The part of an RNA shown here (small-subunit ribosomal RNA, 5' domain) has 527 nucleotides and comes from an uncultured bacterium. Its mean pLDDT, the model's own confidence on a scale to 100, is 82.
[in-house]
Context: one part of a larger RNA
């Protein structure tokens, strides 16, 4: 000198863009953060419609005036269909994404380059083929019943794109023996033969949307290997599933991944093992570079979700807002038993030198569901707070002295300086203020339309008026900037050298000056 997620002191006008718990992976009140589909399904309630039964107003015709016949409004019950809706339920897809944090991890975790003749892949795209015929349940619901609650138990009824058999098998999987081609090897590909095995679901507003099998693609993932990746030898030996083989199990798949048996190996001064520290990288800071430091924000990967363990479901998890067990903590309880997990967004307590709103909106971008309308989305877009950082603007401009006002300070008492500074005159109108107007971001979607959170914001026009807007540090040398007074090795200063013991340009105050400027200094860290 540069840099900073900074903090502290004094000061503080405006705007834009960024950025904001580095400490306790400490504990959390409250609200929200993952739902959606009625075009998969049954049932309950509502409205309309239709069928039938019943009560039957009114009107018309006939009449022997008693009545008879026809019509049939409105209500009740019942049947059928339609519509939109509510909160539950079955079912489907999504809750493995998005968001947070960096505790652990010195490791194939990450980076980089390869490999899989050892693998998987929902939704999406393309291609081929198919969808025949049956069955039994169960929630919801109704009834009974247990419990304070959380939550159950029993009996009965019912549906499906829920569940289960059967049929079909071009192609496909597996097993067996054979042939051809190819590969560095374990082997790979193709051909035909025999045996054997496994599918399916419909809905519809008639436009479509789905279902099953197989192949290919795309996307995403899994595993393996070479190299690189902090410190300590005041850590020198370490290791029994340990190293290898064989057989089996397990997995999507290879493998001591696991098991039985056999052998006795394997690693290590090219630093094993142990201990400490630490998420890694793109990048960021600095530096002429080589390097050194850092890993906040943004992006990629990894790990974690109160602590430890476990699996289930699923294309995908050993799953932050799923399940089970154990532990600590908190809460409810009728003491029998239950409930919870902010390292999501706000917010609270605590810790700390220190870090924000319990705000608005799904209008845009993106995501989930849906045929769509649409619903959900603390992702995201915006707001608020903080000079925390960078950038821009302003706090006025011109004139104004042979009387350089007054005041302050110094003085050799003549004057010098503050100082064109002020006053005064003439202007301007950034910004702030007031009034009026007022956006773009909107395209897609839809039959047509409607639809903007930010926001009455940005911006535009007009009005009046210099009015509301300057401080901080320094002045002995390094280092730009000097005098007076006070103090008297005291009080104090100080980054280093060093100042202060009676004329201190070094302490304190004042005047003046210098440097930066909405900042200026100090402290920490780093080059």
């Nucleotide at each position: 000198g540069g840099a900073u997620g900074a903090a502290c002191g004094c000061u503080g006008g405006c705007g834009g863009c960024g950025u904001g718990c580095u400490u306790a992976a400490c504990a959390c009140a409250u609200g929200c953060a993952a739902g959606u589909c009625g075009a998969a399904c049954g049932a309950a309630g509502c409205a309309c419609u239709c069928u039938a039964u019943u009560u039957g107003a009114u009107u018309u015709u006939c009449u022997u005036c008693g009545g008879a016949a026809a019509u049939g409004a409105a209500g009740a019950u019942u049947u059928u269909g339609u519509g939109a809706c509510u909160g539950a339920g079955u079912g489907g897809c999504g809750g493995a994404c998005g968001g947070g944090u960096g505790a652990g991890u010195a490791a194939c975790g990450c980076g980089u380059g390869g490999g899989u003749a050892a693998c998987c892949u929902g939704c999406c795209u393309c291609a081929u083929a198919c969808a025949g015929g049956g069955g039994g349940a169960u929630a919801a619901c109704a009834g009974u019943u247990g419990g304070a609650a959380a939550c159950g138990a029993c009996u009965g009824c019912u549906a499906a794109u829920a569940c289960c058999g059967c049929a079909u098998a071009a192609g496909c999987g597996c097993a067996c023996a054979g042939g051809a081609u190819c590969g560095c090897a374990u082997g790979a590909u193709c051909c035909g033969g025999u045996g054997u095995g496994a599918a399916a679901a419909a809905c519809u507003c008639c436009g479509g949307u789905g279902g099953u099998a197989u192949g290919a693609g795309a996307u995403g993932g899994a595993c393996c290997c070479g190299c690189g990746u902090c410190u300590g030898a005041u850590u020198a030996g370490c290791c029994a599933g340990u190293u290898g083989g064989c057989a089996g199990g397990g997995u999507a798949a290879c493998g001591g991944c696991c098991u039985a048996c056999c052998a006795a190996a394997g690693c290590g001064a090219c630093g094993a093992u142990c201990a400490g520290u630490a998420g890694c990288c793109g990048a960021c800071c600095u530096g002429a570079g080589a390097g050194g430091g850092u890993g906040a924000c943004c992006g990629g990967c990894c790990a974690c979700a109160u602590u430890g363990g476990g699996a289930c479901u699923g294309a995908g998890a050993c799953a932050c807002g799923g399940c089970c067990c154990a532990a600590a903590c908190u809460c409810c309880u009728a003491c029998g038993g239950g409930a919870g997990g902010c390292a999501g967004c706000a917010g609270u307590g605590g810790g700390a030198a220190a870090u924000a709103u319990u705000g608005c909106a799904c209008a845009a971008u993106g995501g989930g569901g849906g045929a769509a309308a649409c619903c959900c989305u603390g992702a995201u877009g915006g707001u608020g707070c903080g000079a925390c950082g960078c950038c821009g603007c302003g706090u006025g401009g011109g004139g104004g002295a042979a009387u350089g006002a007054a005041g302050g300070u110094c003085u050799u008492c003549g004057g010098a300086u503050u100082g064109u500074a002020a006053a005064c005159c003439c202007c301007u109108g950034u910004u702030a203020u007031g009034u009026g107007g007022g956006a773009g971001c909107a395209a897609a979607u839809u039959a047509a339309a409607a639809a903007g959170a930010u926001a009455g914001u940005a911006c535009c026009a007009c009005a009046a008026g210099a009015g509301g807007a300057a401080g901080a540090g320094a002045c002995g040398g390094c280092u730009a900037a000097c005098u007076c007074u006070g103090u008297g090795c005291c009080a104090g200063c100080a980054g280093c050298c060093g100042c202060g013991g009676u004329a201190a340009u070094a302490c304190a105050g004042a005047g003046g000056u210098c440097u930066c400027a909405a900042g200026c200094g100090u402290u920490g860290u780093u080059c």

The full RNA is in RNAcentral, with records from ENA and SILVA.